Source information: A computed fold for a 103-nucleotide RNA from Bacillus canaveralius, annotated as Glycine riboswitch aptamer. The source organism's lineage runs through Bacteria, Bacillati, Bacillota, Bacillaceae and Bacillus. Its Rfam family is "Glycine riboswitch aptamer". Rfam links the family to the GO term glycine biosynthetic process. It was read from a public genome assembly, where an Rfam model found it. Of the family's consensus pairs, 90% are formed in the model.
[in-house]
């Protein structure tokens, strides 16, 4: 002195889907019961591939079969969390902050 990826804050944007029914109480927006839904907090599952195992052939690889691990996501489930507004949001974008890959 160059200042990646990844984290963190701040500030804009930011989707879906009953303000559902039913008693209570109260002037709440919660809680209880039950019905319908959403996927974009969070979480969880998985292809293809590559990596060991083993049988089989077989000189050794290589192919074949079968088992294990690793292996994305705005897919997939819908545990969690949502469905009026308000918080809240995956993600994108400026701006700091941190830290130091590569040079």
């Nucleotide at each position: 002195a160059u200042g990646a990826u990844a984290g963190u804050u701040g500030u804009a944007g930011g989707a879906g889907a009953g303000u559902g029914u039913a008693a209570a109480a109260a002037g709440u927006a919660u809680g209880u019961a039950c019905c319908a839904c959403c996927g974009a907090a969070g979480g969880a599952g998985c292809a293809a591939g590559u990596u060991c195992c083993a049988a089989a052939a077989a000189g050794a690889c290589c192919c074949u079969u079968g088992g294990a691990a690793c292996g994305a996501a705005u897919c997939u489930c819908u545990c969690a969390g949502g469905u009026a507004g308000a918080u809240g949001a995956a993600c994108u974008a400026c701006a700091a902050c941190g830290g130091g890959a590569c040079g």